[in-house]
Molecule: SAM riboswitch aptamer (S box leader)
Organism: uncultured Acidobacteriia bacterium
RNA sequence: CAGACAUCGAGAGAGGCGUGAGGGUUCUGACCCGACGACCGCCCGGCAACCUGGUUUAGCCGCCAAGGUGCCAAGGUCAGCCCGGAAACGGGAACGAUGUG
Numbered sequence: 001c002a003g004a005c006a007u008c009g010a011g012a013g014a015g016g017c018g019u020g021a022g023g024g025u026u027c028u029g030a031c032c033c034g035a036c037g038a039c040c041g042c043c044c045g046g047c048a049a050c051c052u053g054g055u056u057u058a059g060c061c062g063c064c065a066a067g068g069u070g071c072c073a074a075g076g077u078c079a080g081c082c083c084g085g086a087a088a089c090g091g092g093a094a095c096g097a098u099g100u101g
Stems, first nucleotide, its partner, number of pairs: 004100005013044001015043004022033003027080004045072003050068002052065004076095001081092004
């Protein structure tokens, strides 16, 4: 990198320092965030519980912890393709993200 499996409406920063113009991980459109400093980096803080450890068990489930990841604007911001529908809208796919082999 490819492939497999699981998950992706919940939750968590009015913090400090640095930087300085774009950002919301291709593209297009919409919408939103941003010099009242976004995004990003470091520190601190926090969320969650995939792996892990403990407990129980025949084995799971469950419960507890938080060592390894991950995450902390908005549903993965929404749409694009397919299906249903007069529409509003609903469902799915594709793509992507995270985790474990």